Small-subunit ribosomal RNA, 3' major domain from an uncultured organism, 464 nucleotides, folded computationally. Its Rfam family is "Bacterial small subunit ribosomal RNA".

Context: one part of a larger RNA
RNA sequence: UGACGGGGACCCGCACAAGCGGUGGAUCAUGUGGUUUAAUUCGAUAAUAAGCGGAAAACCUCACCAGGGCUUGACAUCCUGAUCAUAUACCUAAGAAACUAGGUAGUCAGUUCGGCUGGAUCAGUGACAGGUGUUGCAUGGUUGUCGUCAGCUCGUACCGUGAGGUGUACGGUUAAGUCCGAUAACGAGCGCAACCCCUAUUAUAUGUUUUACAUGUCAUAUAAAACUGCCGUGGAUUACACGGAGGAAGGUGGGGAUGACGUCAAAUCAGCAUGGCCCUUAUGCCCUGGGCUACACACGUGAUACAAUGGGAAGUACAAUAGGUUGCCAAACUGCAGAGUGGAGCUAAUCCUAAAAACUUCUCUCAGUUCGGAUUGUAGGCUGCAACUCGCCUGCAUGAAGUUGGAAUCGCUAGUAAUCGUGGAUAAGAAUGCCACGGUGAAUACGUUCUCGGGUCUUGUACA
Numbered sequence: 001u002g003a004c005g006g007g008g009a010c011c012c013g014c015a016c017a018a019g020c021g022g023u024g025g026a027u028c029a030u031g032u033g034g035u036u037u038a039a040u041u042c043g044a045u046a047a048u049a050a051g052c053g054g055a056a057a058a059c060c061u062c063a064c065c066a067g068g069g070c071u072u073g074a075c076a077u078c079c080u081g082a083u084c085a086u087a088u089a090c091c092u093a094a095g096a097a098a099c100u101a102g103g104u105a106g107u108c109a110g111u112u113c114g115g116c117u118g119g120a121u122c123a124g125u126g127a128c129a130g131g132u133g134u135u136g137c138a139u140g141g142u143u144g145u146c147g148u149c150a151g152c153u154c155g156u157a158c159c160g161u162g163a164g165g166u167g168u169a170c171g172g173u174u175a176a177g178u179c180c181g182a183u184a185a186c187g188a189g190c191g192c193a194a195c196c197c198c199u200a201u202u203a204u205a206u207g208u209u210u211u212a213c214a215u216g217u218c219a220u221a222u223a224a225a226a227c228u229g230c231c232g233u234g235g236a237u238u239a240c241a242c243g244g245a246g247g248a249a250g251g252u253g254g255g256g257a258u259g260a261c262g263u264c265a266a267a268u269c270a271g272c273a274u275g276g277c278c279c280u281u282a283u284g285c286c287c288u289g290g291g292c293u294a295c296a297c298a299c300g301u302g303a304u305a306c307a308a309u310g311g312g313a314a315g316u317a318c319a320a321u322a323g324g325u326u327g328c329c330a331a332a333c334u335g336c337a338g339a340g341u342g343g344a345g346c347u348a349a350u351c352c353u354a355a356a357a358a359c360u361u362c363u364c365u366c367a368g369u370u371c372g373g374a375u376u377g378u379a380g381g382c383u384g385c386a387a388c389u390c391g392c393c394u395g396c397a398u399g400a401a402g403u404u405g406g407a408a409u410c411g412c413u414a415g416u417a418a419u420c421g422u423g424g425a426u427a428a429g430a431a432u433g434c435c436a437c438g439g440u441g442a443a444u445a446c447g448u449u450c451u452c453g454g455g456u457c458u459u460g461u462a463c464a
Stems, first nucleotide, its partner, number of pairs: 001464002003461003007458007015448002019412005026304008034295002042053002064290007073128001077127002079124006088105006108118003130279002133277003139273002141268003144264001146262001151190006157166003170181003196256004201224007227250001230244005306405001310364006322353003327346002332341003371402001376397007418440007
C1' cells in the first nucleotide's frame, strides 16, 4: 500500500421489512446431468452453465454412427497434353444413392486463318487444396460479471531515507469524486451528468391516406416549453432540503442507448480471423440409411390446472406493434371442424392478415364435478421427393394425476406486479421458447435491528 475480520462509524440497493403473485407437490413442454447406445456430434457448469450457442435436428442442416464410393480431390492458382465440342439434356443397363458403362442430340467468341488469342471441358503431373482435428493456458476480435457501482488516475508542487502519501482526508450535500465550504496543495484526464433516441403538452406548416364533414383524430417536419426559474421556511447570506404557486409535465418528468481503471490465465480456435502442433488413398470429399427425439432416475426454466372473482352457451364492443408478390389473401360457397373451392384487392396510412379478457342474458351449485385435461384408440386435414423411427392441426371416443403444494426459494415499488390477447424473426412445415405490442389494472414500503451485495472513513493483523 492492499487484502481480510463472527472490529467500529456513516451511507446505498426489491437487500431485508410491508405487500402482491409465483417456484418447490401434479401432468406436460423444454434444457442439463446421469445411464444406455453402433452413434446418442460438440461447446456452456456457483453467483456469471442448464427454453444457453440453436431467430426452428423428418432429408438438408451435421460436425456423430453403419454401410457404399473418390484420391490434385466438392473448392482455388499454376504447368503439360487433348478437344474445339466440351458443358448440358435425354435414353438404356446395374445400383439404396453417390456413381459406373454404353448410346443419341448438341458444335463458342475474336482472328493477322497459324490452335494464334480468349474462354470452356477432359486427362496427366506435382506444387498444393481440404480438416467443425488439437491448444481460449500462444492470440486477435467479441462477450459475461462485479456494476450504470462511483470510482480509477495523471502533471507540477509539497511531505517521507524509502515503499509511498497529499491532491481524492474533513464539515455539509447529492442518484453521483454531484456541488458548496474548508484545506500543501494547484490544475487536468477517463468515468458521473449533459449532448443522442423514444415518450407526455402546445403552436405552426403540409395532407397521400383517414373522416359523411371539420381549425378534429392521425401522420410527417420545425419550433416552444422545465431552469429549483418564482414565493415561503430551514440551512453557514453556500451547496442544498422541505412546502407552495403556476403548469400538460417539478426538481434526473418516464423509458432507452451509453458500461471508467481493472477482476475472474472467466467464455468462445464450432461465427470469423490466426501462431504452433497434427491428418494427407484420410482426422479430407460424395452418397444412402440411422442418430442428435433413447429412459430406472436427479436438477433447472416454463406451460396448464386443481375451479364459482369459475366452467359452458348465446349476444355484443374496443387496440397497438408488425408483416405481406416464391407473398398477405377478402366476399361468396362446401364441410361439425381441421381445411377446401374461389378469386376481389394489395409492391400497401389505400387491400389483407385481425383481437381476447371486459360487458349483457341464460345455465351449472361445490362434486374429482358441465373442474382439469394427460394418455390411448380411431377417422381425417395440411406442408413437403418423403411425416415409420420423428411434424403440426381437426372430429369422435377415452377422461390419468391434480382439492393450492415440506424444508427451502424467486420476481416485482406504477401504467409496475398480476392478468388478457396480438404481432414478428427463424428461406416449405413445425413455440408453452425468444423479441416486441397494446387491453384491463392493484396492494404495500413503519423503518434500517437483522440477511445478502456494494461504497467511504477508521481500527487490528503472525496474510501478500